[in-house]
RNA sequence: GGGCUCGUAGUCUAGUUUGGUUAGGAUCCGAGCUUAGGGAGCUUGAGACGGGUGUUCAAAUCACCCCGAGCCCA
Numbered sequence: 001g002g003g004c005u006c007g008u009a010g011u012c013u014a015g016u017u018u019g020g021u022u023a024g025g026a027u028c029c030g031a032g033c034u035u036a037g038g039g040a041g042c043u044u045g046a047g048a049c050g051g052g053u054g055u056u057c058a059a060a061u062c063a064c065c066c067c068g069a070g071c072c073c074a
Stems, first nucleotide, its partner, number of pairs: 001073007010027004020057001029045005050066005
C1' cells in the first nucleotide's frame, strides 16, 4: 500500500438477513421488600448504537468518508 471482518450501557451480548412496537437480555451499580443483621431471592430505577455526511416519511440496520481493533496479501 491492497483486501476482508468487526465496533451497541462499566463488562458480555441479541437485534443488521426483510429499515418501522419504548433498542431486549445477563452482569455490575442505586433504592425498596424480605432478614435480628448479612447473604440469597423478589420488585424497581439509572446506564449504550465509534464520529460525520447522505438516502428515506422513518436509519443500530442502507451508501460514502473518517477513526479504532483484528486477520490475510504484498

Notes: The prediction has a mean pLDDT of 81. The RNA shown here (transfer RNA) has 74 nucleotides and comes from a Candidatus Aenigmatarchaeota archaeon. The sequence is in RNAcentral, with records from ENA. NCBI's taxonomy places the organism under Archaea, Nanobdellati, Candidatus Aenigmatarchaeota.